Transfer RNA from a Candidatus Dojkabacteria bacterium, 72 nucleotides, folded computationally. The sequence is in RNAcentral, with records from ENA. Lineage of the source: Bacteria > Bacteria candidate phyla > Candidatus Dojkabacteria. The prediction has a mean pLDDT of 82. Its Rfam family is "tRNA". It is annotated as a transfer RNA.
[in-house]
């Protein structure tokens, strides 16, 4: 350089154009326990970027940045 293909909480991982952005671990609080850990219970935390379509967009389309796979 061409084509594809992926980007979501700290980590990994759901979401049919209407969801409260969901859940598992990791952090916090509480509880249990003489203490630690296990266990319960509750809580915080997230849409790569900029457009565009649409009453509505993580979700479709365009143009980027990063990251992988191909082909030269």
């Nucleotide at each position: 350089g061409g084509c594809c293909c992926u980007a979501u909480c700290g980590u990994c991982u759901a979401a049919c154009g209407g969801u409260u952005a969901g859940g598992a671990c990791c952090g916090c609080a509480g509880g249990u326990u003489c203490u630690c850990a296990u266990c319960c219970u509750g809580u915080a935390a997230a849409u790569c970027g900029g457009g565009g379509u649409u009453c509505g967009a993580u979700u479709c389309c365009c143009c980027g940045u990063a990251g992988g796979g191909u082909c030269a």